A computed fold for a 521-nucleotide part of an RNA from an uncultured bacterium, annotated as small-subunit ribosomal RNA, 5' domain.

Context: one part of a larger RNA
RNA sequence: AUGAACGCUAGCGGCAGGCCUAAUACAUGCAAGUCGAACGGUAAGUAUGGUAGCAAUACUGUACCAAGAGUGACGCACGGGUGCGUAACACGUAUGCAACCUACCCUUUACAGGCGGAUAGCUCGGGGAAACCCGAAUUAACCCGCCGUGGUAUCAUUGAGUGGCAUCAUUUAAUGAUUAAAACUCCGGUGGUAAAGGAUGGGCAUGCGUCUGAUUAGUUAGUUGGCGGUGUAACGGACCACCAAGACGAUGAUCAGUAGGGGAACUGAGAGGUUGAUCCCCCACACUGGCACUGAGAUACGGGCCAGACUCCUACGGGAGGCAGCAGUAGGGAAUAUUGGUCAAUGGAUGCAAGUCUGAACCAGCCAUGCCGCGUGCAGGAAGAAGGCCUUCUGGGUUGUAAACUGCUUUUGCCAGGGGAUAAAAUGGGCAUGCGUGCCUAAUUGAAGGUACCUGGUGAAUAAGCCACGGCUAACUACGUGCCAGCAGCCGCGGUAAUACGUAGGUGGCAAGCGUUGUCC
Numbered sequence: 001a002u003g004a005a006c007g008c009u010a011g012c013g014g015c016a017g018g019c020c021u022a023a024u025a026c027a028u029g030c031a032a033g034u035c036g037a038a039c040g041g042u043a044a045g046u047a048u049g050g051u052a053g054c055a056a057u058a059c060u061g062u063a064c065c066a067a068g069a070g071u072g073a074c075g076c077a078c079g080g081g082u083g084c085g086u087a088a089c090a091c092g093u094a095u096g097c098a099a100c101c102u103a104c105c106c107u108u109u110a111c112a113g114g115c116g117g118a119u120a121g122c123u124c125g126g127g128g129a130a131a132c133c134c135g136a137a138u139u140a141a142c143c144c145g146c147c148g149u150g151g152u153a154u155c156a157u158u159g160a161g162u163g164g165c166a167u168c169a170u171u172u173a174a175u176g177a178u179u180a181a182a183a184c185u186c187c188g189g190u191g192g193u194a195a196a197g198g199a200u201g202g203g204c205a206u207g208c209g210u211c212u213g214a215u216u217a218g219u220u221a222g223u224u225g226g227c228g229g230u231g232u233a234a235c236g237g238a239c240c241a242c243c244a245a246g247a248c249g250a251u252g253a254u255c256a257g258u259a260g261g262g263g264a265a266c267u268g269a270g271a272g273g274u275u276g277a278u279c280c281c282c283c284a285c286a287c288u289g290g291c292a293c294u295g296a297g298a299u300a301c302g303g304g305c306c307a308g309a310c311u312c313c314u315a316c317g318g319g320a321g322g323c324a325g326c327a328g329u330a331g332g333g334a335a336u337a338u339u340g341g342u343c344a345a346u347g348g349a350u351g352c353a354a355g356u357c358u359g360a361a362c363c364a365g366c367c368a369u370g371c372c373g374c375g376u377g378c379a380g381g382a383a384g385a386a387g388g389c390c391u392u393c394u395g396g397g398u399u400g401u402a403a404a405c406u407g408c409u410u411u412u413g414c415c416a417g418g419g420g421a422u423a424a425a426a427u428g429g430g431c432a433u434g435c436g437u438g439c440c441u442a443a444u445u446g447a448a449g450g451u452a453c454c455u456g457g458u459g460a461a462u463a464a465g466c467c468a469c470g471g472c473u474a475a476c477u478a479c480g481u482g483c484c485a486g487c488a489g490c491c492g493c494g495g496u497a498a499u500a501c502g503u504a505g506g507u508g509g510c511a512a513g514c515g516u517u518g519u520c521c
Stems, first nucleotide, its partner, number of pairs: 001519002004517005011374006017367002019332001024330003028327003033074003038071002042066001045064008081285003091209007100202002105198007113147005123136005153178011183190002211257003218248003223245004228240003260282004264275004287308005310321004338364001340363003346360001347358004377408004387399005413458006422448001427443001428441005465510005470491003476505005486493002
């Protein structure tokens, strides 16, 4: 010093921290949705009308509101968790890409003409225990096609110039070919297509740095290089065909063991040593292994497929699942918390917006786990009381101003009253403005919480322990025990006068803690 644990003890507050072990298995709930201003369509409800009926009721029309399911769009690649693997361009740092991509966002330029097609849903029929599946008919779109137009886009051919570290890059001109678009609207806008630039995020390559073992000395056939291809956003044996025989290694290859890396943290005068919890950045993983699809982006924690192990359902034919998200359960362990509240703020997704969602986040609960702060009273008070302990015993010493007693205070506690900020407001409406934006205006919204804080009342009232006392090391006597019982970090104590064991009185140290144990310096 500690993510600590154990023993004894325990008044309060603030701020932090809280499965280090089994990346073991998981009941239950929640953790990613949003949009009706993209689309077909529409249950219930409310209001109202009609028809039949004596009525209950049934059928049906219109308006408002609007659920669940479906198509489509964006998001689900963020946020959150864990540290298995990894000794590696994983990370750190410094460069390069003349070898690359980038949805949403910003700036600029140009454009949006026409024609068609299916499919889910719905309806009908069928299969199945279920999960779900099949067939027929029919329907919409910002779904999917076709035609037209187009460029500094892409490709090909040709000409001229400039530059560079090689492959080359770049500027400019001409010709030809190929590829676009979508609407909705409250008429304010919101979207769409193509191109150029920016921003942001990523991909790749390289220099240097990055644990232990030689009781691991040789390793390697896609291996090392070339030519040509495939593939990719892109370079590359990344992959393939052919050709050559190389490549690495005592400056430690290969093999084995261990390990996420860094900013940082602890310690130390420093050099150094140790660590990588919390917070931030990067990486890897999501039951185990493999694979791709979709997409700007994944080889995707709460998507898919296959195989495996495990658990569950089953009508035995077949199906379902993945907490290393937040809580929680079992197990393991010396050991680590609530199946809590709210979207009020910050942030994210979506939407024109209102809003919706958000176990991110903000809060509360538990735990002396840590750090910091406060309190458990203050002043006076000698008959030096009683009691205890010691004693040289009619006495003395000590506990000790300690107590009693007198006066004072009220932190804290309890009771009562008051009580702001986090809400700037945003959003909405209106006005101005070329665009940023500005101004005016009606309201609404606080989980924490009636909390923090303030005032008054009450009454010393509600609050002290733990360890040690032979030396190191601050602090000593008595009794008991008698090499026994026991102590102990080291030296060592104990066998009849033990300051070392046990108890008591006294003393010393720290204090809501104290001591022990583990680990690091």
The full RNA is in RNAcentral, with records from ENA and SILVA.